[in-house]
RNA sequence: CCCAAUGGCGCGGGGCGCCGGGCACCAGCCCGGCUGAGAUGCACCCGUGGAACCUGAUCUAGGUAGUGCUAGCGAAGGGAACGCCUCAUGGGCUCAGU
Numbered sequence: 001c002c003c004a005a006u007g008g009c010g011c012g013g014g015g016c017g018c019c020g021g022g023c024a025c026c027a028g029c030c031c032g033g034c035u036g037a038g039a040u041g042c043a044c045c046c047g048u049g050g051a052a053c054c055u056g057a058u059c060u061a062g063g064u065a066g067u068g069c070u071a072g073c074g075a076a077g078g079g080a081a082c083g084c085c086u087c088a089u090g091g092g093c094u095c096a097g098u
Stems, first nucleotide, its partner, number of pairs: 001092004007085004011047004016041001017034007053078003059072004
C1' cells in the first nucleotide's frame, strides 16, 4: 500500500395480515389476542454471494377461533445492479534500514 472479514454512517429496496371488542358513520381510529425480525415502528428486514420482498395466487395440501398459520409450488419468473469510513484480527505485495 492492497484485499478480505467485522462494524459504522449515508443512500437505495421492502412488508405490515387475521380475529374479538369499542368509537365512529362507512373512510377510518383505539384497545386486546395470534403468527412473526417487523403487523405503521424515529422500528425491523434486505441491497446482487440477492428466499428481504413481489408475481403465479381468488393456487394445492394440512391445520386454526381466524389469517401466507405451516408446508408445497421453489434449482420457477421478477427484485434494490451502492458510496465512504473502519481500532483490533487474517492474507498478500512493495520499499528502506540493520
TPP riboswitch aptamer (THI element) from Promicromonospora kroppenstedtii DSM 19349, 98 nucleotides, folded computationally. Lineage of the source: Bacteria > Bacillati > Actinomycetes > Promicromonospora > Promicromonospora kroppenstedtii. Model confidence (mean pLDDT): 76 of 100. Of the family's consensus pairs, 100% are formed in the model.